[in-house]
Context: one part of a larger RNA
RNA sequence: GAAUUAACGCUGGCAGAGUGCAUAACACAUGCAAGUCGAGCGGAACUUAUAGCAAUAUAAGUUUAGCGGCAGACGAGUGAGUAACACGUAAGCAAUCUACCCUCGAAUGGCGAAUAACCUGUCGAAAGGCAGGCUAAUGCGCCGUAUUCUCCCGAGAAGGCAUCUUCUUGGGAGGAGAGACCCGCAAGGGUCGUUCUUGGAGGAGCUUGCGGCCCAUCAGCUAGUUGGCGGUGUAAUAGACCACCAAGGCUACGACGGGUACCCGGGCUGAAAGGCCGGACGGGCACGAUGGCACUGAGACACGGGCCAUACUCCUACGGGAGGCAGCAGUGGGGAAUUUUGGACAAUGGGGGAAACCCUGAUCCAGCAACUCUGCGUGAGGGACGAAGGUCUUCGGAUUGUAAACCUCUUUUGCAUGGGACGAAAUCCCGCAAGGGUCUGACGGUACCAUGCGAAUAAGCCACGGCUAACUAUGUGCCAGCAGCCGCGGUAAGACAUAGGUGGCGAGCGUUAUUC
Numbered sequence: 001g002a003a004u005u006a007a008c009g010c011u012g013g014c015a016g017a018g019u020g021c022a023u024a025a026c027a028c029a030u031g032c033a034a035g036u037c038g039a040g041c042g043g044a045a046c047u048u049a050u051a052g053c054a055a056u057a058u059a060a061g062u063u064u065a066g067c068g069g070c071a072g073a074c075g076a077g078u079g080a081g082u083a084a085c086a087c088g089u090a091a092g093c094a095a096u097c098u099a100c101c102c103u104c105g106a107a108u109g110g111c112g113a114a115u116a117a118c119c120u121g122u123c124g125a126a127a128g129g130c131a132g133g134c135u136a137a138u139g140c141g142c143c144g145u146a147u148u149c150u151c152c153c154g155a156g157a158a159g160g161c162a163u164c165u166u167c168u169u170g171g172g173a174g175g176a177g178a179g180a181c182c183c184g185c186a187a188g189g190g191u192c193g194u195u196c197u198u199g200g201a202g203g204a205g206c207u208u209g210c211g212g213c214c215c216a217u218c219a220g221c222u223a224g225u226u227g228g229c230g231g232u233g234u235a236a237u238a239g240a241c242c243a244c245c246a247a248g249g250c251u252a253c254g255a256c257g258g259g260u261a262c263c264c265g266g267g268c269u270g271a272a273a274g275g276c277c278g279g280a281c282g283g284g285c286a287c288g289a290u291g292g293c294a295c296u297g298a299g300a301c302a303c304g305g306g307c308c309a310u311a312c313u314c315c316u317a318c319g320g321g322a323g324g325c326a327g328c329a330g331u332g333g334g335g336a337a338u339u340u341u342g343g344a345c346a347a348u349g350g351g352g353g354a355a356a357c358c359c360u361g362a363u364c365c366a367g368c369a370a371c372u373c374u375g376c377g378u379g380a381g382g383g384a385c386g387a388a389g390g391u392c393u394u395c396g397g398a399u400u401g402u403a404a405a406c407c408u409c410u411u412u413u414g415c416a417u418g419g420g421a422c423g424a425a426a427u428c429c430c431g432c433a434a435g436g437g438u439c440u441g442a443c444g445g446u447a448c449c450a451u452g453c454g455a456a457u458a459a460g461c462c463a464c465g466g467c468u469a470a471c472u473a474u475g476u477g478c479c480a481g482c483a484g485c486c487g488c489g490g491u492a493a494g495a496c497a498u499a500g501g502u503g504g505c506g507a508g509c510g511u512u513a514u515u516c
Base pairs, nucleotide, nucleotide: 001516002515003514004513006512007511008510009509010508013376014375015374016373017372018371019369020368021334026332027331028330030329031328032327035070036069037068040067041066043064044063045062046061047060048059049058050057051056077287078286079285087211088210089209090208091207092206093205096204097203098202101200102199105196106195107194108193109143110142111141112140118133119132120131121130122129123128149174150173151172152171153170154169155168156167157166158165159164179192180191181190182189183188213259214258215257220250221249222248225247226246227245228244230242231241232240262284263283264282265281266277267276268275269274289310290309291308292307293306312323313322314321315320340366342365343364344363348362349360350359351358352357379409380408381407382406389400390399391398392397414453415452416451417450418449419448423443428437429436430435460505461504462503463502464501465486466485467484471500472499473498474497475496481488482487
């Protein structure tokens, strides 16, 4: 000098853009953050219409607890752990999987048994159950059938990378399915699904080369250890696991141990080389009170799912139960220190749905904070051989100083009045199509525009001995104090304090901390 997720002191007008618990991965009151589908299913309640004196029946509709489907593995947070194929980069998988989406082909036949809801009874303070009875499905099961699917046996061909791979062909064995809505008198048709299959896209898993911290005051480490054979297991390779066999494997090119640390794109600095950092934004990983475990599922060993244990908190009728903000706000605590218990789904994106639509603390916005960066303003021109006041003085004067007053002008900003957005065209409806039509704005009566008013509403902070731009007076008297270093202060202090003046920066200025 530059920089910072900064803090502290003094001061503080506006706008735009960004950023905002770095400490206790400490504990959390309260609200919200993941639902949706009635066009999968049976009920229940209600409304309307029709019939009826009525009970009621039928039809249409609304709502939806339950069964069922999809989603809850994304999105959001945090950085504790991790020195590791965790990450980055480059490769490999002839050792792999993949819901939704696109695509090729084929199909969607028959039958059955249950169960929640509901009803009855019953236990419990509650959380929550238990028993009996009834019922449905795109829930569950069975049979049949099947392509270029899978497996086994045989023949042939091509290729490669060792185990092999691909193609053609013969034989055998095995493996599916679910319906719903709309149009139609019907036949039938359409849409969305369902099942098997081909390829893809995107995603995931596994393996490997190389790369990036400190300590040798850590020198030897290792028994599932290293390899083999056979199994188990997985989507898949593998001591991943198991039985048996062998005795190997790593290491001064730093094993093992200890410390520290999420990694990267990047950021800061620097002429570069390099050094330091990994907050915001983007990618990857890990974690979800702590430790462990599996279930479901295409995908989890699952933040707002489950089970067990531990610690803590809460409820209890003492028998037993409930909970997990490192989601958004917010509270206590810790700390030098870090915001609102806000608005909206209008846009973008996500989930569900045929759609309307619903949900979305993702997101978009607003609020708070000079925390950072950028821009603007606090007036402009004229105005004295120079007012007053202050300060200094050699008492002549000098300086503050064109500064003020005063005159003329402007109106950024401010206030008032009036107008007032872009972001929003899709979805949807009509139509064969071209095209046409309708609805929708949190921000926000904001930005912006016009008019009016009036210099009106707006300047501080630090320094002035040298380094280092800027000097005098008074007070003090090695005191009080200053100080980054050198050093000032003991009676004429340009170094302390105050005042005047001056210098620097300016809505900031200094200090402290940290990095280069």
A computed fold for a 516-nucleotide part of an RNA from an Elusimicrobiota bacterium, annotated as small-subunit ribosomal RNA, 5' domain. The sequence was found in a public genome assembly.